[in-house]
């Protein structure tokens, strides 16, 4: 020095003028309004994110509602543990990827039971499968007669070890054994099942041991654990005004509705539907919160505990903005000129790590010698200031705006900055 990888931080600053928005105090009975209420004036503080975006998850709040069970649906899936909870998160287990630090995992069940593996291949529904194909032991056929378990056929039989297809072919190499094979034996592996030992557990390492059809649940299912429903456009409150309106149909305690679908329970006693008619104003939820943050204890962490410190927007057609001036930051150029500034540049040299090229008998072989570094020699510079830095010049300055909060995940972001760990080359 370069390439990686984990985790953070920042993303413009500062000044003036003018303008929005709301808190908290003071004043004023001043202004609008039918009322609820609300505007104006002084002062002093505040006033968009790390993602606010996506609305994927997960709760606090409100009503349904007085307050429940059950089924279906739904989601989650290896072990422990954090949380209000969660499909997040921390740590660890398996399994994959990379040299590595790290990343990735839709990770329970194929012996509960259906499905499904196209084509090709002989065979992919199960002790399945015969296309090249092996076998002369046994049966038959024949041929010698030297009579010998002889010699010839592959027809019956035997067999699936060798090719072939195909993501995958009845576990894999090997060696015995057989006519000729075959877990039939053995050996050493992979799986599988039991037993022991570690470990809270997933799992993990030993020993036996039958000799073993296989994928596929991100396929239907099956197991285990979770789970109303609708949502600030939920809700509440004040004021003002209408028509306690009309009409059709249906029903009445063994009936209607209402609690997402259903069922039981339970509650209210009318349900739906057409037409009309009023209102659409203001206040309220609305921001002190499972909030932040410093120390210090416990924990590997994720986090809890405790003892300080703080108060960080609450708009409603929807504020926080607009001009100027100087400045940060990036990048370009460096022509002239200003400041700092002493070494720098070339090599048909040398030495050395060595990258890479050819040969080729393939070997610690021969050849080449990139960059770096000293060393040498040459040139420029230090009163005429080399190389580089600054300045003066120009350009641009990511992503993108809260709308009842909060805890996560997903995306998107010019640029700059720390830290920690990995790997490569080189110099000491």
């Nucleotide at each position: 020095g370069a390439a990686g990888u984990a985790a953070g931080c920042u993303g413009g600053g500062c000044a003036a003028u003018c303008g929005c928005c709301g808190a908290u105090g003071c004043a004023g009975u001043g202004c609008c309004g039918a009322a609820a209420g609300g505007c104006c004036g002084c002062a002093u503080g505040g006033g968009a994110g790390g993602a606010a975006a996506g609305u994927c998850c997960g709760a606090g709040c409100u009503c349904c509602a007085u307050a429940g069970g059950g089924c279906a649906g739904g989601g989650u899936g290896c072990c422990g543990g954090a949380u209000a909870a969660c499909g997040u998160c921390c740590g660890g287990c398996g399994g994959g990827a990379g040299c590595g630090a790290u990343c990735c995992u839709a990770g329970g069940g194929a012996u509960a039971g259906u499905g499904c593996c196209a084509c090709a291949g002989a065979a992919a529904u199960g002790u399945a499968g015969a296309c090249c194909g092996c076998c002369g032991a046994u049966g038959g056929c024949u041929c010698u007669c030297u009579u010998a378990a002889g010699g010839g056929u592959a027809c019956a039989g035997g067999c699936a070890a060798g090719g072939u297809u195909g993501c995958a072919a009845c576990g894999g190499u090997g060696c015995g054994g057989u006519a000729a094979g075959a877990g039939c034996g053995c050996a050493c592996c992979a799986g599988c099942a039991g037993c022991u030992u570690g470990g809270a557990g997933a799992c993990a390492a030993g020993c036996u041991g039958g000799c073993u059809a296989g994928g596929u649940a991100a396929a239907c299912c099956c197991c285990a654990c979770c789970u109303g429903g609708a949502g600030c456009a939920a809700g509440a409150c004040c004021g003002c005004a209408u028509a306690g309106g009309a009409g059709u149909g249906c029903a009445a305690a063994u009936g209607u509705g209402g609690c997402u679908g259903c069922c039981c329970g339970u509650c209210a006693c009318g349900c739906a539907c057409u037409c009309g008619g009023g209102u659409a104003g203001g206040u309220u939820g609305c921001u002190u919160g499972a909030g932040c943050u410093g120390g210090c204890u416990g924990g590997c962490a994720a986090c809890a505990g405790u003892c300080g410190g703080c108060c960080u927007a609450g708009a409603u057609a929807g504020a926080u903005g607009a001009u100027u001036g100087c400045u940060g930051c990036u990048c370009c150029a460096c022509a002239c000129g200003u400041g700092c500034g002493a070494g720098g540049c070339a090599u048909u040299u040398c030495u050395u790590u060595g990258a890479u090229u050819g040969u080729u008998u393939u070997g610690c072989a021969c050849u080449u010698g990139a960059c770096g570094a000293g060393a040498g020699u040459g040139c420029c510079g230090u009163u005429u200031g080399u190389a580089g830095c600054a300045c003066c010049g120009g350009a641009g300055u990511a992503c993108a705006g809260a709308a009842c909060u909060c805890g996560g995940c997903u995306u998107a972001c010019a640029g700059g900055c720390u830290u920690g760990c990995u790997u490569c080359u080189u110099g000491c």